[in-house]
Context: one part of a larger RNA
RNA sequence: CCGUCUAGUGGAUGACUAGGCUUGGGAGCUGUUGAAGGGCGUGGCAAGCUGCGAUAAGCCUUGGCGAGCUGCAUGCAAGUGUUGAACCAAGGAUCCCUGAACUGUUCCGAAAGGAACGGGAACGCCGGGAAUUGAAGCAUCUUAGUACCGGCAGGAAAAGAAAGCAAAAGCGAUUCUGUUAGUAAAGUCGAUCGAAAGCAGAAUAGGACAAACCGAAUCCCUGAUCGUGAGGUUAGGGACAUGUGGUGUUUGGACCAGGUUACAAUCUCUUAUUGUGAGUUGAAGUCAACUGGAACGUUGUACCGUAGAGCGUGAAAGUCGCGUAAACAAAAUAAUGAGAGUUGAUUGCCAGGUAUCCAGAGUAGGGCGCAUUGGAUUUUGCGUCUGAAUAUGCGAGUCACUUGCUCGUAAUCCUAAAUACUCCCCAAGUCCGAUAGCUCACUAGUACCGUGAGGGAAAGUUGAAAAGUACCCUUAACAGGGGGUGAAAAGCGCCUGAAACUAGACGGCC
Numbered sequence: 001c002c003g004u005c006u007a008g009u010g011g012a013u014g015a016c017u018a019g020g021c022u023u024g025g026g027a028g029c030u031g032u033u034g035a036a037g038g039g040c041g042u043g044g045c046a047a048g049c050u051g052c053g054a055u056a057a058g059c060c061u062u063g064g065c066g067a068g069c070u071g072c073a074u075g076c077a078a079g080u081g082u083u084g085a086a087c088c089a090a091g092g093a094u095c096c097c098u099g100a101a102c103u104g105u106u107c108c109g110a111a112a113g114g115a116a117c118g119g120g121a122a123c124g125c126c127g128g129g130a131a132u133u134g135a136a137g138c139a140u141c142u143u144a145g146u147a148c149c150g151g152c153a154g155g156a157a158a159a160g161a162a163a164g165c166a167a168a169a170g171c172g173a174u175u176c177u178g179u180u181a182g183u184a185a186a187g188u189c190g191a192u193c194g195a196a197a198g199c200a201g202a203a204u205a206g207g208a209c210a211a212a213c214c215g216a217a218u219c220c221c222u223g224a225u226c227g228u229g230a231g232g233u234u235a236g237g238g239a240c241a242u243g244u245g246g247u248g249u250u251u252g253g254a255c256c257a258g259g260u261u262a263c264a265a266u267c268u269c270u271u272a273u274u275g276u277g278a279g280u281u282g283a284a285g286u287c288a289a290c291u292g293g294a295a296c297g298u299u300g301u302a303c304c305g306u307a308g309a310g311c312g313u314g315a316a317a318g319u320c321g322c323g324u325a326a327a328c329a330a331a332a333u334a335a336u337g338a339g340a341g342u343u344g345a346u347u348g349c350c351a352g353g354u355a356u357c358c359a360g361a362g363u364a365g366g367g368c369g370c371a372u373u374g375g376a377u378u379u380u381g382c383g384u385c386u387g388a389a390u391a392u393g394c395g396a397g398u399c400a401c402u403u404g405c406u407c408g409u410a411a412u413c414c415u416a417a418a419u420a421c422u423c424c425c426c427a428a429g430u431c432c433g434a435u436a437g438c439u440c441a442c443u444a445g446u447a448c449c450g451u452g453a454g455g456g457a458a459a460g461u462u463g464a465a466a467a468g469u470a471c472c473c474u475u476a477a478c479a480g481g482g483g484g485u486g487a488a489a490a491g492c493g494c495c496u497g498a499a500a501c502u503a504g505a506c507g508g509c510c
Base pairs, nucleotide, nucleotide: 001508002507003506004505005504006503007502008501014495015461016460019432020431021429022428023427024426025425026424027422028421029119030118037098038097039096040053041052042051044076045075048072049071059092060091061090062089063088064087068080069079070078104117105116106115107114108113123154124152125151126150127149128148134141164171165170175202176201177200178199179198186192206414207413208412209360213246214245217244218239219238220237221236222235223234224233225232226231252358253357254356255353256352258350259349260348263344264343265342267341268340269339270338271337272336273335274334275333276332279328280327281326285301286317287300288299289298290297302319303318304308310322311321312320365386366385367384368383369382370381371380393409394408395407396406397405448455449454468494471482472481473480474479
């Protein structure tokens, strides 16, 4: 040095799963009545996690359950429970110091007083807004209105009832999907970029003002009172003629003169159904023999099945346990229906007349510039200089102008559903199985690192049951030798236990 063997070291592999991942469904806001988050406390012994808050692993009530219980956490101690504990559901009480954190700031109000401020994984709208990159260089362009920053909102948001499309025929708010279509169009016509109508579906819903006319017929606050409640009545004060309220809103209306009809809002209470929901009922072998530490195995022989999904139990169980199929259910709550009420009101509809009146102004439109868009002279918005008309009016129909035709009625507001997302709950899976799967299956955003912003791990498995090795010998002790437990030492540096590596023994070779 090589080989074999025996040990050690090491923790691969196999098996397992307490955790993930994905999909589908559900559900979707919260906070000055002090949130989310944090600090500090709180246990008989108590460092961590969890729970809770000086009433501090808890207090009270109601309902469920039915024998144990005093969290993770298997110890000691001390208690508690069939006068119903623990646990589960619902409601209530307590709830230290902080944090929007408020003896503040802003807004409203004469004042008294009231409101907002913060948080939320992604989704939404708005305001700002890159670069790497591509163009095989680079500047317009592209990346991209992306990343990122700021503001604001909701369970969705936004949009929305045509001054719209279309084209000689017609459609009839918005949103989303498929198609139209990588088409029309844009583009150092380069790289690239890129619609709409229409068609087919999902879902469907329409309303309110300003004005004309009428002219206080109206509303708010506080108190009293009636009502289960929606709400009614009343007193005082305030708003309001610079117009509260009625009417009315594009099939235009007011106005004029007729006809006909009894309703509308969805606000409250009651009731029914359905769903959610702590839970409840839930069939049939623990028969014989054998092996074994143990029967759920094998052989034999039975039974149930609207239940032979699954998990557990000392091996592999339809009939042992939990469940499963199928039924049932309190409080509370949601949706829908019905009834009763409340509020509003002479409402809605039909057809006619067209003399008079009304129909959103620094707006529409125009010039110049910038951004944006597929929008090309013909997208949309902003800045600036200008600047109409009044229904016999005005806008649009993709250059402009003229004539005609067609479509619509701007300069006010609201509006469910179809759509987006997943912090959260439930279920499932041709997903992963501890270097995988989330960074985290474990005291994980922990330990640790960094002044800080921030970065960020490793770490699962004895056994069916601790039965976790009594006792004896040696020893200062660790430990060793006997002995015992167990099916097996699997002995807590614990399932299996590969290789590298280490030691020893034996053999071979130099």

Model confidence (mean pLDDT): 81 of 100. The part of an RNA shown here (large-subunit ribosomal RNA, domain I) has 510 nucleotides and comes from Candidatus Iainarchaeum sp. It matches the Rfam family "Archaeal large subunit ribosomal RNA". The literature on the family includes a 2001 paper in Science by Yusupov et al., "Crystal structure of the ribosome at 5.5 A resolution". It was read from a public genome assembly.